[in-house]
A computed fold for a 72-nucleotide RNA from an uncultured Bacteroidales bacterium, annotated as transfer RNA. It matches the Rfam family "tRNA". It is annotated as a transfer RNA.
RNA sequence: GCCGACGUAGCUCAGUGGUAGAGCACUUCCUUGGUAAGGAAGAGGUCACGAGUUCAAAUCUCGUCGUCGGCU
Repeated sequence: GCCGACGUAGCUCAGUGGUAGAGCACUUCCUUGGUAAGGAAGAGGUCACGAGUUCAAAUCUCGUCGUCGGCU
């Protein structure tokens, strides 16, 4: 230099056009003599950034940035 994959909650990931979710972690409560385990509720997101297509974009298209891999 060229090519490909990936970027979503604190962490690991799902969601491939129609209200953003799960597990773990966190907060409060219940349970216990106490802790752990268990149960209930809750908080937490500019879906990397910008533009385009669309009635509607995390999702499709293009560009930028970052990470990883391959080729030279």